[in-house]
RNA sequence: CAUUAAAUUCGGCAAACCCGGGGAAACCCGGCGACGCAAAGCUAUAGGGCCUCUGCUGGCAGCCAGUUGCAAUC
Numbered sequence: 001c002a003u004u005a006a007a008u009u010c011g012g013c014a015a016a017c018c019c020g021g022g023g024a025a026a027c028c029c030g031g032c033g034a035c036g037c038a039a040a041g042c043u044a045u046a047g048g049g050c051c052u053c054u055g056c057u058g059g060c061a062g063c064c065a066g067u068u069g070c071a072a073u074c
Stems, first nucleotide, its partner, number of pairs: 012037002018031005035062001041067003047064002049060003
């Protein structure tokens, strides 16, 4: 990279809404819930991007990216 069939796994994570709490906010924590995800694991001014803040600041990894990991055949 390609193709065909089969096996293992029988699981993992958890959007929005709503409820309770934190915060100036973005957003976060817990509960419910399940839109989806084969990395929806991890990484935040020491990649890019986006959001928040008149000031004090901060936030998003389920945007791209980096990085680690799991399963079958050739």
This is a predicted structure of a 74-nucleotide RNA (c-di-GMP-I riboswitch aptamer) from Megasphaera elsdenii DSM 20460. RNAcentral records the identical sequence in 2 taxa. Taxonomically the source falls in Megasphaera elsdenii (Bacteria, Bacillati, Negativicutes, Megasphaera).